[in-house]
RNA sequence: AGGGUUUGAUCCUGGCUCAGAGUGAACGUUGGCGGCGUGGAUUAGGCAUGCAAGUCGAACGCGAAAACUGACUUCGGUUAGUUAGUAGCGUGGCGAACGGGUGAGUAAUAGUUGGAGAACUUACCCUUGGGCGGGGGAUAACCCAGGGGAAACCUGGAACAAUACCGCAUUACACAAUCUAACGCAUGUUAGGUUGUCAAAGAUGUCACCUUUUGGUGAUGUCGCCCGAGGAUGGUUCCAACUCCUAUCAGCUUGUUGGUGAGGUAAUGGCUCACCAAGGCCGUGACGGGUAGGGGGACUGAGAGGUUGGCCCCCCACACCGGGACUGAGACACUGCCCGGACACCUACGGGUGGCUGCAGUCGAGAAUCUUCGGCAAUGCGCGAAAGCGUGACCGAGCGACGCCGCGUGCGGGAUGAAGGGUUUCGGCUCGUAAACCGCUGUUGGGAGGUAGCAAUAAGCGUGGUAACCCCACGUGAUGAGUUAAACUCCUGAGGAAGUCACAGCUAAUCACGUGCCAGCAGCUGCGGUAAUACGUGAGUGGCAAACGUUACUCGGAAUCACUGGGCUUAAAGGGGGCGUAGGCGGGCAGGAAAGUGGAGAUUGAAAUCCCACGGCUCAACCGUGGAAUUGGUUUCCAAACUAUCUGUCUUGAGGACGGCAGGGGGGUGUAGAACUUCUGGUGGAGCGGUGAAAUGCGUAGAUAUCAGAAGGAAUACCGGUGGCGAAGGCGAUGCCCUGGGCCGUUCCUGACGCUGAGGCCCGAAAGCGUGGGGAGCAAACAGGAUUAGAUACCCUGGUAGUCCACGCUGUAAACGCUGGGUACUAGCAGGAGUGGUUUCUUCGGCCUCUCUUGCGUAGAGAAAUCGUUAAGUACCCCGCCUGGGGAGUACGGUCGCAAGAUUAAAACUCAAAGGAAUUGACGGGGGCUCACACAAGCGGUGGAGCAUGUGGUUUAAUUCGAAACAACGCGAAGAACCUUACCCAGCCUUGACAUCGCUGGAUGCCGCUUCUGAAAGGAAGUUGUGCUGCCUUUGGUGAAACAGUGACAGGUGUUGCAUGGCUGUCGUCAGCUCGUGUCGUGAGAUGUCGGGUUAAUUCCCUUAACGAGCGAAACCCCUGCCGUUAGUUGCUAACGGGCCUUCGGGCGCCGAGGACUCUAGCGGGACUGCCGCGUAAGUUGCGAGGAAGGUGGGGACGACGUCAAGUCAUCAUGGCCCUUAUGGCUGGGGCUACACACGUGCUACAAUGGGCGGUACAAAGCGAAGCAAACCCGCGAGGGAGAGCAAAUCGCAAAAAGCCGUCCUCAGUUCGGAUUGCAGGCUGCAAUUCGCCUGCAUGAAGGCGGAAUCGCUAGUAAUCGCGGAUCAGCUAUGCCGCGGUGAAUAUGUUCCUGAGCCUUGUACACACCGCCCGUCAAGCCAUGAAAGCCGGGGGCACCCGAAGUCGUGAGUCUAACCUUUCGAGGAGGGCCACGCCGACGGUGAAACUGGUGAUUGGGACUAAGUCGAAACAAGGUA
Repeated sequence: AGGGUUUGAUCCUGGCUCAGAGUGAACGUUGGCGGCGUGGAUUAGGCAUGCAAGUCGAACGCGAAAACUGACUUCGGUUAGUUAGUAGCGUGGCGAACGGGUGAGUAAUAGUUGGAGAACUUACCCUUGGGCGGGGGAUAACCCAGGGGAAACCUGGAACAAUACCGCAUUACACAAUCUAACGCAUGUUAGGUUGUCAAAGAUGUCACCUUUUGGUGAUGUCGCCCGAGGAUGGUUCCAACUCCUAUCAGCUUGUUGGUGAGGUAAUGGCUCACCAAGGCCGUGACGGGUAGGGGGACUGAGAGGUUGGCCCCCCACACCGGGACUGAGACACUGCCCGGACACCUACGGGUGGCUGCAGUCGAGAAUCUUCGGCAAUGCGCGAAAGCGUGACCGAGCGACGCCGCGUGCGGGAUGAAGGGUUUCGGCUCGUAAACCGCUGUUGGGAGGUAGCAAUAAGCGUGGUAACCCCACGUGAUGAGUUAAACUCCUGAGGAAGUCACAGCUAAUCACGUGCCAGCAGCUGCGGUAAUACGUGAGUGGCAAACGUUACUCGGAAUCACUGGGCUUAAAGGGGGCGUAGGCGGGCAGGAAAGUGGAGAUUGAAAUCCCACGGCUCAACCGUGGAAUUGGUUUCCAAACUAUCUGUCUUGAGGACGGCAGGGGGGUGUAGAACUUCUGGUGGAGCGGUGAAAUGCGUAGAUAUCAGAAGGAAUACCGGUGGCGAAGGCGAUGCCCUGGGCCGUUCCUGACGCUGAGGCCCGAAAGCGUGGGGAGCAAACAGGAUUAGAUACCCUGGUAGUCCACGCUGUAAACGCUGGGUACUAGCAGGAGUGGUUUCUUCGGCCUCUCUUGCGUAGAGAAAUCGUUAAGUACCCCGCCUGGGGAGUACGGUCGCAAGAUUAAAACUCAAAGGAAUUGACGGGGGCUCACACAAGCGGUGGAGCAUGUGGUUUAAUUCGAAACAACGCGAAGAACCUUACCCAGCCUUGACAUCGCUGGAUGCCGCUUCUGAAAGGAAGUUGUGCUGCCUUUGGUGAAACAGUGACAGGUGUUGCAUGGCUGUCGUCAGCUCGUGUCGUGAGAUGUCGGGUUAAUUCCCUUAACGAGCGAAACCCCUGCCGUUAGUUGCUAACGGGCCUUCGGGCGCCGAGGACUCUAGCGGGACUGCCGCGUAAGUUGCGAGGAAGGUGGGGACGACGUCAAGUCAUCAUGGCCCUUAUGGCUGGGGCUACACACGUGCUACAAUGGGCGGUACAAAGCGAAGCAAACCCGCGAGGGAGAGCAAAUCGCAAAAAGCCGUCCUCAGUUCGGAUUGCAGGCUGCAAUUCGCCUGCAUGAAGGCGGAAUCGCUAGUAAUCGCGGAUCAGCUAUGCCGCGGUGAAUAUGUUCCUGAGCCUUGUACACACCGCCCGUCAAGCCAUGAAAGCCGGGGGCACCCGAAGUCGUGAGUCUAACCUUUCGAGGAGGGCCACGCCGACGGUGAAACUGGUGAUUGGGACUAAGUCGAAACAAGGUA
């Protein structure tokens, strides 16, 4: 610090997600030790049991027992003493309000920070001033026991004490009233004076004296007590600032706000009450709702922030729930009291008791949180004079890997790189120095020992200080829960101690097997459908390590709420427009003051934490000491630039005045013409109208057309223009009236009067609504006609609301420049509109200024497209709005509306995208240019018939397999009777028909022959037959060949062409496809390769940010066409000679000979737009010439980058998988040849341009030895016999056929056509039955030119005619590959069909239109809204009831202290009781809010292959 994920790729926007750190955690797997921390986060749910607050005898009263000892004894016991003034009980004092727990409530009665108290309090403690006199009456315990009760407990009588209680006295610097002075801050404060009022308690040490010996008095200490003052500490109150979400909570409030008086309090105050006034709070968010203890801090983060408040510290609140007071310095009191309630327990049913949110512990719920431990040794607290007692505070231990930290599980050596596992290309590699083995160490564990420190002091003693005591200082001096511990020492002995997660990318780390869209994984992208580095296992590797993963949550990354630090033309986002309130912001100059601001000082910001330094535990965690920090608050002084403020002033912002100007600006009221429709009349006479084509419709009752007239309503042609005006919506004939704004000029006036604008108010297209008019045309709905599969549409004929007017409502639009308003600044160029100025005599013009407006463009901006002085640039001010897509601008609630609806505006759930701009392709029922037998123009076919052949289908035991639009179908197959052969049936073989190797056997084995069996294969057996058969030291040994057996293995046309190589088809012989460098672009990419010409061609030329180059095209190669040259056998024969034959014309290359010619086959030449015309050129055309050939002469081979997961595992090769007495191998027979049918490709025909017969002529290219075969003979023929010649320019196949000549047939199912069938033959072959070909004779089917549709061909081509070859024994060949003969027609052209190329355009496509994609319906599932209702919850209001209790009242009742007294009593005061106000719980009622549930219902989301259509994306077929 970033990464992954939208796309074919790119840039951007934007969400989701990951890597980091953390936790009071939990879960899974695993688990050696120690230290330090930490541990009920959920039900503030319920609790058994024990403990958690007592202490003081130096305040006071009473006061045992067991036991022991003594005495007595009736031996049962009694009594005295000790125990002991002890235990215990009670009065009294202090404490119990601290400490400990928890976070329910609380959004302010709270917390934090800083202040205030002239409005307060504070027991114990400290300092200080003074005092402590003299009396009185009770009472608890104890005792007596009477009574009630189950109990708890209640009650009666008598007696007694105090530091308990009560008077009296004394007292002021106290309190109250009042006076004076000073001061202050309004009330007041301070100082002084006067008057009045209020107090107390004793205990004890020592000494002395007295004594009635329980004691008393005095002196002196100590402690205590009372009244004050001050301090310290704690607390209370007040003020300011800050402290969560929600406006779908906008108004709240009657003790409410203030005043006067009173009450109350420690004290201010509506805190309470009476009266008076009518206020108080709120958009800077009142009131309401939700949530929540707050802070120091903690986590995270670069920081700013965000989240959080467990442990520790501070504050608050609470103590079963609710209410209340009492006591007290302090409480409205966790382990006090009273009342109500719920719950639980006891009960004799009458009544009682209880409160773990103290420490342990228990139940429950929960994913989840410990011991019913030890000790007061330390620290601290309470009481005490003290000893001491108490203390679940605390100190310790226990449990839990819950966290942090540390240590260990060994260290060194050790390569036959062991065995074993895994893998393998079989060579190896790896686990791996890892192990074994050798040497060593001794942490930890186990055992045995072992002691420091936590301990300081108390009482006491000693010394010193003091006159002495007290007291203080120093010394000495008991006390340890932890502790059976740590340290440390010894013994033992590598011994007891490693796991977990991951390994496709992000992200470090990979192989094998299993599985086969199954099982499963997954944080995101995504893996899995037979070769899974993604699932499971194993091996290996990586990470961390006593832990490792997962889950949950927080921050980070996220600049993804943006203060630091974002945006709004098109990605989400500018309000439809204006006016204007609050608010925010605001021109120049001078002066004042000092709020903001800056500087300096003071104070506060507790400690702990964080940070730094040093130190202590062996280190660390942890702990200690000191510092820094605590970014903040308050306050004093100083400064005065800026902002705000006050005062004065200015004119440039703004406004006004005056003079002009343009304009569809607005409102009202008139007027006009054209058109239209209707009506009336005339003319006229059959149609009109409408469409792609029609029909509905109108028309002989006279339409349409036309003329004249009348009426009506709406809209205003031309001008008219990226022209004008308006804030926007919007505004268009024309006159008049009323009226708003703008611009220009003058620079006369005011003097900042400005900008923006939350709420608010007004305006606001169309449609719509209300009332009343109006209604020509147009026209939702509706009707009809068409179209169509349908057509609730598009088209047509009609047609009502509406459109128009007036008034009112609605308040929305793609209300758009998809761009809020204002101000300033920042290059220009070219226009348009409106004034003014200037120039010119004027016109036309030119120039300048201001305002509005249009196009281009620089810098700059931007993701880009683009914007660019009219900014989307550079800045400032104000407002509005956005924060992934869907759900949804929806639901609910509120507001508005007559309604329609508008506005405000969510959530659950769901997806990993949705989106913007641009790029390359592809596509378009987009455009342009161009090409091709693509169409057209022609010729001939196919589709109809018969047959051949291939395919589908069907059949079959099998009909082997593959090929599937073009680009499968006379294709693989250039030859299925057996073989082939892969298929089926049957019979056989099992190391095998074939290859290599190892082991065992042993002299055999091979060849030939024979026999049996069998369909054959095979199996079984025999044979001497002068046959063949190694080596060696030859009674023997060995084992190469062979054989037999055995083991590795062979074998597979089994599977996967979607694992592959190779080969091939196709687009397509189409002209394309790319690269280097440069340039442009953020980039994908572009440019080049575009444009203008030209070409068959990206062929070439020109222009040009491109310049070059490559693969293709072309050329090079082969065949063919002309010429030359060389050569001349087997080819040729003109001339010369010869020979043979002769019909005497001649013929035969037969011979000599020749190279002339043809030919053969080598080498050359030739053609290049070279010349002429046009054009810049390329080049074309024209022709023209020349030429055998003319514009690539014709043909072939040659096929760019790529596409189709195209074809082939059955040519071959090959990975993986599968079979192994079978999916291998052999053999016989069958099948691949089946046949209702369908299709493709062909052959032969349908005839006279023909058929038959006879005669006759001319090729090329091939082939031939298991061959081609002449002549001759036989046969009608196929063929047979016989066989010359020829391994071929020599011989043979071999006859070319169409053609030409002649003749017959005369338009018919024929002398066309030949299928089918019968008979007789021939050939090949082991074998022609399934299932061959040929011949002869006979038979003589369909068929008379072929529907829709469709194919080939542009010249030596089509058409037509025959010939050859491969394969091959033969043949199904009419196929295929070649060869020559004869030899046309047509092309005006590119509108259309098909395909293709280039440029351009649109795109929501990229698996690329065979694309994408929408909605209803049907099914499943999920969440949610509505709903008759039903069930809860919290809060408020009104009324009823009214406990405890405070307060108030009382003429009731009781009453020791004080007062009076006539001693009877009375009074004061107090208790009880009664009543009253308030008052918790409870009850009733009407509403509102909120949650759950609800038959049914609404839409929504999601879900490989459901239905119907085809709405959108291309002009998406109606933009």
Molecule: small-subunit ribosomal RNA
Organism: metagenome